Small-subunit ribosomal RNA from an uncultured bacterium, 1386 nucleotides, folded computationally. It matches the Rfam family "Bacterial small subunit ribosomal RNA". Gene Ontology terms of the family: ribosome and structural constituent of ribosome. The prediction has a mean pLDDT of 80.

[in-house]
RNA sequence: AGAGUUUGAUCCUCGGCUCAGGAUGAACGCUGGCGGCGUGCGUAACACAUGCAAGUCGAGCGAGAAGCUCAUGACGGACGCUUCGGUUGAAGUCACGAGUGAAUAGCGGCGGACGCGUGAGUAACGCGUAGGCAACCUGCCCUCUGCAGAGGGAUAGCCUCGCGAAACCGGGAUUAAAACCUCAUAAUACCGCAGUGAGACAUCUCGCGGCGGUCAAAGAUUUAUCGGCAAAGGAUGGGCCUGCGUCUGAUUAGUUAGUUGGUGGUGGUAACGGCCUACCAAGGCGACGAUCAGUAGCCGACCUGAGAGGGUGAUCGGCCACAUUGGAACUGAGACACGGUCCAAACUCGUACCGGAGGCAGCAGUGGGGAAUAUUGCACAAUGGGGGAAACCCUGAUGCAGCAACGCCGCGUGAAGUAUGAAGGCCUUUGGGUCGUAAACUUCUGUUCUAAGGGAAGAUAGUGACGGUACCUUAGGAGCAAGUCCCGGCUAACUACGUGCCAGCAGCCGCGGUAAUACGUAGGGGGCAAGCGUUAUCCGGAAUUAUUGGGCGUAAAGAGUACGUAGGUGGUUUUAUAAGCACGGGGUUUAAGGCAAUGGCUUAACCAUUGUUCGCCUUGUGAACUGGAAGACUUGAGUGCAGGAGAGGAAAGCGGAAUUCCUAGUGUAGCGGUGAAAUGCGUAGAUAUUAGGAGGAACUCCAGUGGCGAAGGCGGCUUUCUGGACUGUAACUGACACUGAGGUACGAAAGCGUGGGGAGCAAACGAGGAUUAGAUACCCUGGUAGUCCACGCCGUAAACGAUGAGCACUAGGUGUCGGGGUCGCAAGACUUCGGUGCAGCAGUUACCGCAUUAAGUGCUCGGAUUGGGGAGUACGUUCGCAAGAAUGAAACUCAAAGGAAUUGAGGCGGAGAGCACACAGUAUCGUAGUAUGUGGUUUAAUUCGAAGCAACGCGAUGACCCUUGCCAGGGCUUGACAUUCCUAAGACAGAUCUUUAAACGGAUGUUUUUUCGGACAGAGGAGACAGGUCGUGCAGAGUGGUUGUCAGCUGGUGUCGCGAGAAGGUGUGUGAAGUCCGUCAAAGAGCGCAACCGUCGUCACAAGUUGUCAGCAGGAAGAUGGGCAAUCUCGUGAGAGAGCCGGGGAUUACUCGGAGGAAGGAGGGGACGAGGUCCCAUCAUCAAGCCCAUUAUGGUUUGGGUUACACAAGUGUUACAAGGACCGGCACCGAGAGAACCCGGACCGCGAGGUGGAGCAAAAAUCAAAAGCCGGUCCCAGUUAGGAGUGCAGCAUGCAAGUAGCAUGCACGAAGUAGGAGUUGUUAGUAAUGGCAGAUCAGAAUGAUGCGGUGAACGAGUUCCCGGUUUGAGCAAUCACCGCCCGUCA
Repeated sequence: AGAGUUUGAUCCUCGGCUCAGGAUGAACGCUGGCGGCGUGCGUAACACAUGCAAGUCGAGCGAGAAGCUCAUGACGGACGCUUCGGUUGAAGUCACGAGUGAAUAGCGGCGGACGCGUGAGUAACGCGUAGGCAACCUGCCCUCUGCAGAGGGAUAGCCUCGCGAAACCGGGAUUAAAACCUCAUAAUACCGCAGUGAGACAUCUCGCGGCGGUCAAAGAUUUAUCGGCAAAGGAUGGGCCUGCGUCUGAUUAGUUAGUUGGUGGUGGUAACGGCCUACCAAGGCGACGAUCAGUAGCCGACCUGAGAGGGUGAUCGGCCACAUUGGAACUGAGACACGGUCCAAACUCGUACCGGAGGCAGCAGUGGGGAAUAUUGCACAAUGGGGGAAACCCUGAUGCAGCAACGCCGCGUGAAGUAUGAAGGCCUUUGGGUCGUAAACUUCUGUUCUAAGGGAAGAUAGUGACGGUACCUUAGGAGCAAGUCCCGGCUAACUACGUGCCAGCAGCCGCGGUAAUACGUAGGGGGCAAGCGUUAUCCGGAAUUAUUGGGCGUAAAGAGUACGUAGGUGGUUUUAUAAGCACGGGGUUUAAGGCAAUGGCUUAACCAUUGUUCGCCUUGUGAACUGGAAGACUUGAGUGCAGGAGAGGAAAGCGGAAUUCCUAGUGUAGCGGUGAAAUGCGUAGAUAUUAGGAGGAACUCCAGUGGCGAAGGCGGCUUUCUGGACUGUAACUGACACUGAGGUACGAAAGCGUGGGGAGCAAACGAGGAUUAGAUACCCUGGUAGUCCACGCCGUAAACGAUGAGCACUAGGUGUCGGGGUCGCAAGACUUCGGUGCAGCAGUUACCGCAUUAAGUGCUCGGAUUGGGGAGUACGUUCGCAAGAAUGAAACUCAAAGGAAUUGAGGCGGAGAGCACACAGUAUCGUAGUAUGUGGUUUAAUUCGAAGCAACGCGAUGACCCUUGCCAGGGCUUGACAUUCCUAAGACAGAUCUUUAAACGGAUGUUUUUUCGGACAGAGGAGACAGGUCGUGCAGAGUGGUUGUCAGCUGGUGUCGCGAGAAGGUGUGUGAAGUCCGUCAAAGAGCGCAACCGUCGUCACAAGUUGUCAGCAGGAAGAUGGGCAAUCUCGUGAGAGAGCCGGGGAUUACUCGGAGGAAGGAGGGGACGAGGUCCCAUCAUCAAGCCCAUUAUGGUUUGGGUUACACAAGUGUUACAAGGACCGGCACCGAGAGAACCCGGACCGCGAGGUGGAGCAAAAAUCAAAAGCCGGUCCCAGUUAGGAGUGCAGCAUGCAAGUAGCAUGCACGAAGUAGGAGUUGUUAGUAAUGGCAGAUCAGAAUGAUGCGGUGAACGAGUUCCCGGUUUGAGCAAUCACCGCCCGUCA
C1' cells in the first nucleotide's frame, strides 16, 4: 500500500456490498505445562438470610458487675505431732467490709459531612477551561494579643410504682459534671452617632482618632502538660458570579406570568440576587434555533487513524449526582446527612393487631435476571484515617492470599549425532514418491518438576498477614507438558476416497445434479501457538459526508422563472485606528498517562527518575492584507440627451377566406365512410351547384436553426396606453454593486367556482357500426363537458440547453438579425457594439461530446446529491372549494441498480447475389392401389440407433437358418478366442453307430515326431484373466452431417483509442469470388477463392490389335490379303490470353457489341469444403477413460421374432389412358461384369426354364437394349386402359420358401376418370420420358450407385416469400427474438 464482486468483454460512477489491520471489563467451541504484572455484574438504581464495614475518650461526670489483694467471721479438715482423748490448723468454700480493677449502660466531648459504593437522575454554570468576589464562610492545624472572678437550679443513670406481647413509654423519689443558667470583667469584635484623610469599578472601600451601648470562659491529672474563652492574621477546605466550549430531531416555531426590569420597605442567607413578598412598568428569550421531545453523568484520558478526524468514558485520578421511592427540616464549622431524625408510598419481617421493626448502589455472600463476571479468606506488619496526653482501641480504607488463559509479558514441552532412507500410513504412470533425520539407536543437558538443606529485603527501637514465600545450594531422572484454524479466488497452503443440487459449506463471489483441490474422511501441506478459531462492538481501509479531500449536460444531484429581506462577498486612493493578523514576554495547563533518555526487578510486561506538550488568559511591539472610522476618485452600477428594430404586454375597433347552419333556386339518386364494410344522411329531394343571410372560432401566403420576452409564452389589420433591450454621446450621481435562506409576484395544458358564449374540434357515453376468441380499445358515424370571453382559484409538466446567477480571462473561421464608424460615384470593402446559429484549435471529459452563448481557466453567493427497491408511498403539518400540491420517513428486501462506448446476434433501411420468388414455364407430390422406412398399437419378443431444415427406400450396396444384438427352451463355466504356470498321458482331428428338437453326451475302431533337450496339438487343474452389440456421444479421440462451394477467417509490424476494440477487411467502380483496379495510416503475409488434378468438346504428332476400311484384291460376311488416310483406342502436345476492332468506364479494373474460331468471357461437368457454429450424429464400424455384471449383462444350440396391423404421416412405384394399349416387322447406345462365372447357336417347354456344351480370364465370344420407325387391331368404355388381391398349376435357388422370398402360365379383375388446403424439383443436352449395367448377393429391388437414347418450354427480372453475404442507424436481448419482459385472469 490494496483486493473481490454489475458485463460476452470494456471504461466509468471511484456507485453500493464484502475482505485483509488494530482494539475489547468480553462471551461461545475445541484444547490446556509454569511464572510475573494487571483485570473481573456491561443485564435487575431487582430483592436480600447471616457476619463484619465508626468509633473513641475513666487524664470531663455520677454509678459500678466479674476478677485480684487484704481484714473479720463461719464451714472445712490435708500434713505433722500424739498419752489416741486430742492438738496443730494448710488448701478450698461461703458471707460481709476496704482497696484495686475496669466490663457494661448513661450524661458530656470529638468523630459519624472523611473513607467506601453506584451512575438512576441531569443537556445544566452539571462538567472542562480562563477569570472574578470592593458580595462570603472555614472545626481540627500554625503565628500573635489578651482572659479565665462569683453564684445557682436542674436532669439522665440508679431506685420504686404503673402500662404494654414486644419495641418502648409514663408517674414519683434521689444525684454529678468541662452539661445548663445568672451576675461580673473585656477588646483592634458587633451596633449607633459625629469628624477627618486616601482610593476606586455604579451600588462603595480602606485608614486615623473620639463618644455611647452589647456579648465570654472549664477544668483534668499531678508538676509537666493538655484543655477552655475573645480578637487579628495565615494555611487548608468550601460557597457564589461570569466569558468560551459541550449530542440528535423543525414531521417541535413561537415561548414566558415571579415571567423581564425597577422602587422602597420588609423578610431570608455566611454571602449577591425575584431567593421570597407588596407595588409599579411590560418587558425577557427565539431562525446565530428559543420552547418541546429523545438520548446521555462530564473530564484527564482510552481505542483507531499519516494527519484532520471518528468512536468510547471499565480499571486509575479530578468534579458532580444519588443512597428503596418522594418530601422535609433538625444538629453542626461543615449535611438538608449511605450504615442520623420526621412524614408519606411500595415491599419484607414480627405480632397478643399495635404509637412495632427494616433498607448491601460498603466487604464477603444468597436468590433472580443473563451469553456472562470471583472467597460468607488472612492481617492491621506496612501506607493512611478517627478518637485519646499516652499506652492503645477501631478501620471489609488498605496490604495480602484464594478463584478465572479474561488481558499483556516471559519460559518450557528437549539438544547433538545417526540412511539400511526400517516398519506402517497415504499416493502412484507400479518404476517409485512422500511423512523423513522424523522414529528406533547412541551420547548429553536439566529450564520446569520431585526431594532435602539454607533463607531474605519489605522495619528507624518494638511489631511480618504475605510466608518457610521470593531466591540460593545439592541430588534424582527425558522422565509429567501441543493444540487449534485453514488449504477454489481474495489469501500462505493439494491429492485420494465417499457423496451425487442429497448430505452439507459459505465473509463476498459462489461450490454440490457420478471423475468436487469449495461438502465429509484420510494422507500431506500452510498459519498462529498455551493458545487457536467463531460471534458481538468501535476505528481503519471508505476521497463512501470530501476543512485537509468529491461531485451535479446524459450516472444520484440545477429550484419552472424573476424580484427582493436578512446574511455572505465586494472597485481605485489617502489618513489615522489596532478587532482579526504577525513577532516576543508572562501566567496556567493536578497527578497518572503519551513520547524521549536513564535506571530497578535474571529479561520483558511492570515500576521509578529526569526532560517535553495542545488550548485559554494576559502583556509589549508592528501595520502589508482584511475589518470598523473619516475623506477623495470614476473605470463597476445608475441617470440624462439623440436614434432606429421588434409575433414584448393590456384594452377597444375593423377585415377577408374557410367550416357549419338557415332561406330560396337548379337538379336527381345516391351521398358519406373504410383495409373492406356498416351504423349515419337522402324521393318529406340529400350530396353537388347558385344566390342571400346568421353565428362562433382561428388568422393562409409573407415565414426564415428570423425577431421579442425573466420564464411560461407571443403571429390578420388599425388606434390608444405601456415595459424592456440595443446603438451613439460623455452632461450628472459617486460603489449606489453581486448573490440571495425565508418572502413576494408571474407561471403551458388539464382541472375547479360564478356568469356568458358555443361554428368547428372533442374526454365521457349501460351511444351505434365494425374488428376480434372477447374488444368496456385502436377504425367509422354521432356526441356532452371542455376548448372561447369576464372575474376568481389551482401552482404543476421531458416547465429541457435534462446545463443556477454574476464578473474576468483564454486561436481564429463562416452564416444571419439590429445599430454605428471609415473609404468608395455606386456595387461593396474594412472595422466596431449587441443578439442568434454552424463547423472547429488549445484545454477539458468515463465516453458521447463542450469549446468566447464552455461542460475551459479563476473568483463570489445561493440550490440540490450520497446504492437499488419499498416511495415521492405512509403518518403528521401547511395550502386548496375539490382534484390535489408542498414538506417527507421507516420496517423489510437485493448485491447489485446505473452511465457511456465495444463485439456479435436478431428486427428495420440500403446494396448485391441465389430455381429464393415471379401476375414466367414444365413435370410432380397431396387422390387410388401397392412397395418401402417411421410413429403408434400389439406382442414372449416385435433388438438397437437416427428426430425440423440437416430422422423417416436413413445405419442396411440386400433379416426364411446364419446374419442377430431381441424372446422361449436345452446345455457350458478359465470358457468359442489370447498370454502364462503345473500335472499325467500320446493323442487330436476325421469316419461309423446311438441319443437329442438340435447342440451337448455315449460307444466302436484307426492313429505322432525327435539322438537328447524338447516340439506339437489335445485333455485335466489353479489363479491371474478372457469375453460383454452392458451404461455414459453431456468424459474424450477418430470419422461424418450441416451452415456452405457461402466468401469469408486470422495473426506479426506500424497507427488510432484509457480500454473492450478499431483500422488493415471501409468508401467509388468491377466481379462467381476479401476477384481485380485505383484511393486511403497503413504496407505486407497466412488459411480459404481461383489455378494446379481427372473428364467431355477441336486439332496435330506417335502407335495400329482384339479396333477400322478411302483406294487395290477378294468374299455370304473387314472373313481374308493389304493398308493405318479417316473413325476409334491409347499416349504426347497445341488451342482461349479479354489476344484483335469499336462503344462505355477514370486513359484503370472491367463491361457491352463485333470479327475470327471447334470452343468466348470461369467453355460444360466432377473431385476438392477456410476459421468457427449446432454440448449436432455415432461407445452398435473401430479404438478407448470411468462405472457395472462375472455358473452371467459371457459363450453355445433349436425354434420363434425383427416381415405383427384399427390407424397416421414420409419417400417411391404403377395408374386413371388414344401423344395410348396390344400384335407383327425393322433399327440404333454408352458404361460395365464374368471362372463355384458370363453363357452363343441348336433342341424341348405356352412360359419361367430345362437339356446339352461353341466361345471368352475379355476393344475379340457372351450377358444385351427400350422408347423409336413401318404396318395392323382397338374407338373413349371402368374399356383390348388399370393391374391390386385371390385360386389352381408348374420353374429356379437353397439343408429348409408354413410363419416369410423371387419370377412363370391359366382364371377371376379391386380402387382409381387428373387429385382440397397446400407443396417439391428444375435454366440445356437441362426438365421430362425410355431402357441398360454393375455393387450387395445362394436366392430375393418399385431402392441406391452409374450409363448412355429421345429431348422441350419459359425467363434475361428482383415488388414480395425463404435462407444467406455486406453495410447504416436503433436496442433494457449476449443461453443472443424460440430472447427479455409488463399487465390481467386462474